[in-house]
RNA sequence: GGGGCUGUGGCUCAACGGGAGAGCGUCUCAAUGGCAUUGAGAAGGUUAGGGGUUCGAUUCCCCUCAGCUCCA
Numbered sequence: 001g002g003g004g005c006u007g008u009g010g011c012u013c014a015a016c017g018g019g020a021g022a023g024c025g026u027c028u029c030a031a032u033g034g035c036a037u038u039g040a041g042a043a044g045g046u047u048a049g050g051g052g053u054u055c056g057a058u059u060c061c062c063c064u065c066a067g068c069u070c071c072a
């Protein structure tokens, strides 16, 4: 330098173009004398950034950035 893959809550990851979610973690409450644990609830998101297509984009297209990888 060229090709490919990945980027979504704090972490690990889902999500047929139409309601952004799960597990773990955090906080609150309840059960227990207390811890552990269990149950109920809550908070937490610029879906890497920008642009385009579309009635509508995490999803499709283009550019940029970052990481991983292959070739040279």
Base pairs, nucleotide, nucleotide: 001071002070003069004068005067006066007065010024011023012022013021018055026042027041028040029039030038031037048064049063050062051061052060

Predicted 3D model of a 72-nucleotide RNA (transfer RNA) from a Chloroflexota bacterium. Its mean pLDDT, the model's own confidence on a scale to 100, is 82. The source organism's lineage runs through Bacteria, Bacillati and Chloroflexota. Its Rfam family is "tRNA". Rfam's curators write: Transfer RNA (tRNA) molecules are approximately 80 nucleotides in length. Its family is annotated with triplet codon-amino acid adaptor activity in the Gene Ontology.